The RNA shown here (c-di-AMP riboswitch aptamer (ydaO/yuaA leader)) has 151 nucleotides and comes from a Thermoleophilaceae bacterium. Of the family's consensus pairs, 95% are formed in the model.
RNA sequence: AGUCCGUCACGGCCCGACCGUGGCGGAGCGGGGGACCCGAUCGGGGCCGCACUGCGGUUCCCGAGGGGCGAAUUCGGGGCCCGAGCCCCGAUAGCGCCGCUUCUACGGCGCGAGCCCGUCAGCUAACCCCGUAGGCCGGAAGAGGGAGAGA
Numbered sequence: 001a002g003u004c005c006g007u008c009a010c011g012g013c014c015c016g017a018c019c020g021u022g023g024c025g026g027a028g029c030g031g032g033g034g035a036c037c038c039g040a041u042c043g044g045g046g047c048c049g050c051a052c053u054g055c056g057g058u059u060c061c062c063g064a065g066g067g068g069c070g071a072a073u074u075c076g077g078g079g080c081c082c083g084a085g086c087c088c089c090g091a092u093a094g095c096g097c098c099g100c101u102u103c104u105a106c107g108g109c110g111c112g113a114g115c116c117c118g119u120c121a122g123c124u125a126a127c128c129c130c131g132u133a134g135g136c137c138g139g140a141a142g143a144g145g146g147a148g149a150g151a
């Protein structure tokens, strides 16, 4: 981003129109990968400089995987014997809703997850790949699966 068009099948009806679901193709949109040029990690220590509770430089030493989707990061406290990791609590970058609409500010409420790649990824023309959905509330019917208990 989650939109539009074409087409096929199925369902809704007896047929058509129309609608829904699924497949395929296309347009638009979104995301990722990917050159030249440009740019180039973090933490601790040592050394040097300065206007010296600090700041800057050096790359000498030690340690460390990194990246993507997404608002979902970071910090503090506690627990699991330490660590790693996980869980809980409190904040927090950020995000959403409401306060008539838009921008900004403010107030209230809520979220602040999860998953993937597998040692590889900066930017990036050409080019390549993927996505175009999901969730919540109320009602009805059917099907399938599972849990517990008993025999």
Stems, first nucleotide, its partner, number of pairs: 003027010028132006038122001041064005046058005065120001066117004074091007094111006
Source information:
The coordinates come from a structure-prediction model, not an experiment, and the mean pLDDT is 75.